Molecule: transfer RNA
Organism: Alistipes communis
């Protein structure tokens, strides 16, 4: 420097145009002699900026970061 892939709650992942989901974790309450077990509920997320579209996590462009390949 070129090309390819990836970036989603605290962590690991799904979702590839129409309500952002699951597990673990966190918090509150219940249960319990106790609780780190069990039950119920809650908070918390689309890397950044533009574009397309009635509508973008999803499609396009640029940038940033990570990984790989080539020179």
């Nucleotide at each position: 420097u070129g090309c390819g892939c990836c970036g989603u709650g605290g962590u690991g992942u799904a979702g590839g145009g129409g309500c952002a989901a699951c597990a673990c974790g966190u918090c509150a309450c219940c249960c319990u002699u106790u609780g780190g077990a069990g039950g119920u509920g809650a908070a918390g997320u689309c890397g950044c900026a533009g574009g397309u579209u009635c509508g973008a996590a999803u499609c396009c462009u640029g940038c940033c970061g990570g990984c790989g390949c080539g020179a």